[in-house]
RNA sequence: UCGUGCUACACGGGGAACUAGCGAUGCCCUGAACCUGCGAUCGCUAUAGCAGGGUGGACAGCCUAUCCGUGAGGCUUUUACCAGUUAUGGUCGGCUUGUUAAGUUAUUGUUGAAGAUCGGGUCUUGCACGGCGCUGGCUGGCGAACCUUGUCAGGACGGGAACGUAGCAGCAAUAAGUCAUAACCUGCGGGUGUUGCAAGGUAGCCUGAUCAGAGAUAACUUAAUUUGUAUCACAUGACUGGUAUUGUCGAAGGGUAGGGCACGG
Numbered sequence: 001u002c003g004u005g006c007u008a009c010a011c012g013g014g015g016a017a018c019u020a021g022c023g024a025u026g027c028c029c030u031g032a033a034c035c036u037g038c039g040a041u042c043g044c045u046a047u048a049g050c051a052g053g054g055u056g057g058a059c060a061g062c063c064u065a066u067c068c069g070u071g072a073g074g075c076u077u078u079u080a081c082c083a084g085u086u087a088u089g090g091u092c093g094g095c096u097u098g099u100u101a102a103g104u105u106a107u108u109g110u111u112g113a114a115g116a117u118c119g120g121g122u123c124u125u126g127c128a129c130g131g132c133g134c135u136g137g138c139u140g141g142c143g144a145a146c147c148u149u150g151u152c153a154g155g156a157c158g159g160g161a162a163c164g165u166a167g168c169a170g171c172a173a174u175a176a177g178u179c180a181u182a183a184c185c186u187g188c189g190g191g192u193g194u195u196g197c198a199a200g201g202u203a204g205c206c207u208g209a210u211c212a213g214a215g216a217u218a219a220c221u222u223a224a225u226u227u228g229u230a231u232c233a234c235a236u237g238a239c240u241g242g243u244a245u246u247g248u249c250g251a252a253g254g255g256u257a258g259g260g261c262a263c264g265g
Stems, first nucleotide, its partner, number of pairs: 001265006009056003012030004020045004034053005062259004067255002073249003079244011093232001094229002098225011115211008123200006129193002132189003136185002139180004148173004156165003
């Protein structure tokens, strides 16, 4: 130095939790990563699952170095920031109610704005008159088999007779009722009426007169202030998640150095 055969060793590891501790079932991260059986109040004891088989194997997929560099991911710390959810509040802002001032636009105004005074109307009540509607009366007509009237033919009754009595029909006039209606009268009613009178009321609107002498009204904008609201925003707090920070564990992979035995050439 080459070949053959062995052996150590490797065939996953890590995090949290659990545990006296280790491993493992389960969860999470990583990835080159055997097979079978047992085990779940599991199996073991710092050599830390038990049993059986298989593969690789000392040029390394192995081992060592309190080695170097890198670092998936987990756990944790206090604080800060961000996002979401939620509770409370009414401080600022937003939204909202009202007021004031300024400006702009439009309308109107010396053919007289706003304002003040007086009067009137609209309003309420009462009275009177008129009108409308309804009702009743008046007027005219129709209108009772009998239980209305007048006259009562015929007939009936009384009477010696003359005559008398009651009285149906008819005729006439009427009652109750019914029809018509221009005017007149009574009663009742009203969102009645360019009506009148009186009392009351007068906030608003309209109108007349007098004074007065230039603004008034509406909308928008700006500013200040006010009344509310708690949806938005804001303040405070809580919860959840993320980022940064503190500490800790740490896979895989990279680099450097070192590394067993036997036989044969």